[in-house]
A computed fold for a 1444-nucleotide RNA from a sediment metagenome, annotated as small-subunit ribosomal RNA. The sequence is in RNAcentral, with records from SILVA. The coordinates come from a structure-prediction model, not an experiment, and the mean pLDDT is 83. It matches the Rfam family "Bacterial small subunit ribosomal RNA".
RNA sequence: AGAGUUUGAUCCUGGCUCAGGAUGAACGCUGGCGGCGUGCCUUAAGCAUGCAAGUCAAGGGGUCCGGCGCAAGCCGGAUACCGGCGGACGGGUGAGUAACGCGUGGGAAUCUACCUGGAAAUGGGAUAUAGCCAGCCGAAAGGUUGGGUAAUCUCCCAUGUGCUCGCAAGAGUAAAGAUGCAAAUCGUUUCCAGAUGAGCCUGCGUCCUAUCAGCUAGUUGGUGGGGUAAUGGCCUACCAAGGCGACGACGGGUAGCUGGACUGAGAGGUCGGUCAGCCACAAUGGUACUGCGACACGGACCAUACAUCUACGGAUGGCAGCAACUGGGAAUAUUCGGCAAUGGGCGAAAGCCUGACCGAGCGACGCCGCGUGGAGGAUUGAAGGCCCUCGGGUUGUAAACUCCUUUUGUAAGGGAAGAUUAUGACGGUACCUUACGAAUAAGCACCUGCUAACUACGUGCCAGAAGCCUCGGUAAUGCGUAGGGUGCAAGCGUUAUCCGGAUUUAUUGGGCGUAAAGAGUUGCGUAGGCUGAAUGACGCAUUCUGUUUGAAAUUGCUCGACUCAAUCGAGUAUUUGGACAAAAUAUGGUCAUUCUAGAUGGAAUAUGAGGAUGCUAGAACCAAUGGUGGAGCAGUGAAAUGCGUUGAUAUCAUUGGGAAUACCAAAGGCGUAGGCAGGCAUCUAAUAUUCUCAUGACGCUGAGGCACGAAAGCUAGGGUAGCGAAAAAGAUUAGAGACCUUUGUAGUCCUAGCCGUAAACGAUCUCUGCUAGAUACCCGCCGUAAGGUGGGCGUCGCAGCUAACGCGUUAAGCAGAGCGCCUGGGGAGUACGAACGCAAGUUUAAAACUUAAAGGAAUUGACGGGGACCCGCACAAGCAGUGGAGCGUGUGGUUUAAUUCGAUACAAAACGAAAAACCUCACCAGGGUUUGACAUGUAUCUGCAAAUCCCAUGAAAGUGGGACUCCUUCGAGGGUGAUACACAGAUGCUGCAUGGCUGUCGUCAGCUCGUGGCGUGAGCUGUUACAUUAAGUUGUGAAACGAGCGCAACCCGCACCGUAUGUUAAAUAAUUCAUGCGGAACUGCCCCGCAUUUUGCGGGGAGGAAGGCGCGGAUGACGUCAAGUCAGCACGGUUCUUACACCCUGGGCUACACACACACUACAAUGGCGAAAAACAACGAGCCUCGCAAGCUAGUAAUAGCAAGCUAAUCUCUGAAAUUUCGCCUCAGUUCAGAUUGAGGGCUGCAAUUCGCCCUCAUGAAGUCGGAAUUGCUAGUAAUCGCGGAUCAGCGUGCCGCGGUGAAUACGUUCUCGGGUCUUGUACACACCGCCCAUCAAGCGAACAAAGUUGGGGGCACUCGAAUCCCGGAUUUAUUCGGGAGAAAGUGACACCAGCGAUGAGCGCUAAGUUGUAACAAGGUAUCCCUAGCCGAAGCUGGGGAUG
Repeated sequence: AGAGUUUGAUCCUGGCUCAGGAUGAACGCUGGCGGCGUGCCUUAAGCAUGCAAGUCAAGGGGUCCGGCGCAAGCCGGAUACCGGCGGACGGGUGAGUAACGCGUGGGAAUCUACCUGGAAAUGGGAUAUAGCCAGCCGAAAGGUUGGGUAAUCUCCCAUGUGCUCGCAAGAGUAAAGAUGCAAAUCGUUUCCAGAUGAGCCUGCGUCCUAUCAGCUAGUUGGUGGGGUAAUGGCCUACCAAGGCGACGACGGGUAGCUGGACUGAGAGGUCGGUCAGCCACAAUGGUACUGCGACACGGACCAUACAUCUACGGAUGGCAGCAACUGGGAAUAUUCGGCAAUGGGCGAAAGCCUGACCGAGCGACGCCGCGUGGAGGAUUGAAGGCCCUCGGGUUGUAAACUCCUUUUGUAAGGGAAGAUUAUGACGGUACCUUACGAAUAAGCACCUGCUAACUACGUGCCAGAAGCCUCGGUAAUGCGUAGGGUGCAAGCGUUAUCCGGAUUUAUUGGGCGUAAAGAGUUGCGUAGGCUGAAUGACGCAUUCUGUUUGAAAUUGCUCGACUCAAUCGAGUAUUUGGACAAAAUAUGGUCAUUCUAGAUGGAAUAUGAGGAUGCUAGAACCAAUGGUGGAGCAGUGAAAUGCGUUGAUAUCAUUGGGAAUACCAAAGGCGUAGGCAGGCAUCUAAUAUUCUCAUGACGCUGAGGCACGAAAGCUAGGGUAGCGAAAAAGAUUAGAGACCUUUGUAGUCCUAGCCGUAAACGAUCUCUGCUAGAUACCCGCCGUAAGGUGGGCGUCGCAGCUAACGCGUUAAGCAGAGCGCCUGGGGAGUACGAACGCAAGUUUAAAACUUAAAGGAAUUGACGGGGACCCGCACAAGCAGUGGAGCGUGUGGUUUAAUUCGAUACAAAACGAAAAACCUCACCAGGGUUUGACAUGUAUCUGCAAAUCCCAUGAAAGUGGGACUCCUUCGAGGGUGAUACACAGAUGCUGCAUGGCUGUCGUCAGCUCGUGGCGUGAGCUGUUACAUUAAGUUGUGAAACGAGCGCAACCCGCACCGUAUGUUAAAUAAUUCAUGCGGAACUGCCCCGCAUUUUGCGGGGAGGAAGGCGCGGAUGACGUCAAGUCAGCACGGUUCUUACACCCUGGGCUACACACACACUACAAUGGCGAAAAACAACGAGCCUCGCAAGCUAGUAAUAGCAAGCUAAUCUCUGAAAUUUCGCCUCAGUUCAGAUUGAGGGCUGCAAUUCGCCCUCAUGAAGUCGGAAUUGCUAGUAAUCGCGGAUCAGCGUGCCGCGGUGAAUACGUUCUCGGGUCUUGUACACACCGCCCAUCAAGCGAACAAAGUUGGGGGCACUCGAAUCCCGGAUUUAUUCGGGAGAAAGUGACACCAGCGAUGAGCGCUAAGUUGUAACAAGGUAUCCCUAGCCGAAGCUGGGGAUG
């Protein structure tokens, strides 16, 4: 000192959280020793038992005991009682108290036992009473009667230094003795002083709350009296009506205060346990007595509650003293020792008492110190554990082992200080010496980031973790365990609380345009705060100096004592504060006298929708009346409702009515704001400029307060043309309570009153001063003008500021004064309370609970039913189709024992499959096998074979049997078989674990980098702009300059030429052709046009085989889609292992109410059929076991038989077809079309039934050009025609190729789809298949209201009235009577606080509920604010306002 967390990323705002320190702590795990501290924070709850305040025999009279003595007596001890002193200290606790209680500083009207100093005394007398004795009552506690007795008990007389009263004269007023042989000592009385202690008064300081704003009758003051030690309404009578309060009275809540403690850099914040000072209290409430002192913790009386004893009549008690106990609680100790020390009480003293105190005990509760061993020890890095790439690594010099030491421990011995002449609880303690022996001694938390420290296994959104962000859904460094590591250490973690970090309440030290935040305005302005210039006085603040106080302890520093430290002691500093005295006068202040720069007034000149009232004008509109006229009008995206033959709309004339004022008009003007607009008049207010005439600081701000305040709304009365919430109807729609249409009521208008709110906004408070300019406009003044100078209203812009956007003399800059407001989001501008209001509602204004974000500005993308530009068979223009029919193929669905699997928007569906009868084959049924159909290895075994052949059985696979039979160097080996074990095997799963490959955007023109520059930054620039291109192609400009992957080119084919070669062909050669190599085209040349210079585009020409990328192919950037594929292959993980493996037979993949996709064939005459003839191709393919097959023969034909040729430029497939010519058909379900079916054949093949292809004859279905919709194609293309090949035994309407014939059209880019660039908006970033709002339904939570109910404290009124005190009377000196005050108790109404509460209304939270789609893009009706009405819900509509 900071860090994590909002975002795709960034900066800011802002909260939440963490790291530090602390504690009278508690809990979990663990635990060796010592020192010093510390220990009921909760029930001021209750308390058994013991102790905590006694002492004096030298105050008194007795009684008892002991010793000595014959006795008298002497000596000693104990003690109840009277008396004295002390029980007011010491000790405890913090309930009450917001107060002169405390702290600090002062003060005058007081007392003070014991102590100190001083002055003066101490003479004489008297009678009571306890104890005691005798009796009585009572259970006890105790009480009572009589008798008699002492004193330092009490009383009287005397004296009066003094003291008190009084002006004085004068009056009043005291005592006690004891011990001792004595000396003497201790006392007693009065007074004056001191010291100590106490009482009283007072300035200042001392928590939260205004949702507590008014409080007060002894209240404030005076006089007389009383009372007190003393002042005083302290009390009383009378008089006056005061006193306190926004500087917070009164009320409510909380709390003992302080020195100080913790924290903090400090300022502060929090706390007040231990120690010390003060206060208060002693079961609760009240009261006095005694006394120097009390209204008294271990005294008294009374009442109450509780408890104990009881013979039921009564009596007793008070641990918030020390221990202990019960209860409460997360939680807090021994019924210990001693008066040895310190201190206290009494005493002359010895001494006694002392739970104060000194010590010990218990508790890791805290702080401090020590230890749990040290050195060596690795060619054995042991074993074990863990990990592993199987090589090793790590635990780890750690252990073992060797040597050493003994703090601690155990045992033994010695042994203090604390004490003075004596007395030691602690204590045989501290400490010292010796012996023994590594011996007795380590845990806890953490290891994703913050935050030091990582691997394995298990688990599988489960179990769990978590301080925050978050982790866990099969490879978890985040859960659990282990190994290892990190941190601290006799402790370590957790929880709670406080401060810090948090500048997150900001005095030091924050903010308010958009993040939370400037009240709607401030006209009038109160209190308060602040305030121009000069001179003089004062010396209040202020400053300096000094004195005094600020207790000690604590804290800092220095030194010292315990071995060190903690701890303790000494000195010093500090104690920031208060009071007093002296001085100074700059500044603030007060008083006095002046000034004119602020402010105000006056005069002159202007200005304007400033305000109020009255009068008035024209246009428009509506209505009425009359005329013309005759069928529609109106309305919309399109319609309908509506109006109209009873005459609308249209048009003309007249009359009436209400509201608003076109043009001027503007970024314009005025007003404090709201706001203000035809014209004229009256009344009235303001501002600016000029003059510098007057006053002379009169000023600024402004809590409360008064006043004003759009629209809507309310009350009463008018008015009502248009518009128009509500309402009605028509449309739209899935619905439409809306948007659109037709009507239409309140309202809008006026008068009088209320309301008091708006996005009342510049989202920017008012005032003053200072700090560059440029430019437009409005109102003045000077100037002929240019221009200058004041005031205002705008735009741009420097410095500066800002998170950025932006602001920028009209500041959001630099300063000053005052006020208001803010402190995470939600709950909520809500509840309750209060005030105001007729109501609507407004103002003021929380909490519980919930949440880790909410938010601002800017960036990059993506998206938009935003914009601009551009491209593409994208549309358009065309041609041919698909969609309708039949059939083929594929898919879905259904069915099935199985109909194997995958693909399944574009980018699946004649796709994987370039060929499902068996095989393929993965599916189904059945039959079989289990080291296996296949690979490698080990061990054992035995046979010698295996293969082959035969037989039986079987559907086959197989099973069973038989026959035959190896090589060899004879050790064994090879081969083969069997058994066993490793293993094989899987088209089982996961394409969301993967590689590879592929599709798609898209052959679209994009995607990036280096250096530099800009920006706080994400990022931007480059890559944008202007032209141009097929192209990020090229050029120009430009804070950019270059470069890479893409484009293009290089490659292949076609078209032209040259050259080399020549298998075939041909009679030969040329040509053709084939193969190889090379050339050729570049807007290169000319003309014209466009364009701005280049670059380029268009038109034309020459040349050329080819002309503007010549045509076609291959070639696919960065990336996207968790796209496709584990069934091509490979591969991680996982599953099966007599089965999910392997073999076989048969079946299935070929099913069939249906739906979709892609083809084929047609519906006919541009045709069909027939005939004959005439033509013209190209690419390809073909056997050595299997091919292509001429030709001949047979058959109607498919084909069959024989068979030449050909391993191919040689032979064959191979006669191409459309085309052409002739004939028939003549528009018909036909001489179209060919499905379907029957019969008979052919071919392949073990096999053609499920399930092949072909031929012949016969049969002759639907179909007459196809709805919505939709596909392909821009030239040798579409269309049309045939031919070949791969796969293949056979099978093609599919696929891949080949050639023949050979068009039409493109105006153009408005629209559809897709894409590119730029720009704009955004609440999206999983990126619009996004986000998101409200009702309803479900669960949970807290709070609000509520009939009522329960409890609490409080004052008021009344009743009753204890103890006690006061007053008065009476007797008599201790009683009684009367009166008053008076605790507790009771009664009544009251307001307040708190708990519960059926139910009601909202709120919050909760992966996948319902209804819609309100908002974010022009969000599909721009959104939002106030207000009113309405509606399932978001919401809609009207009026006014804002632009966010």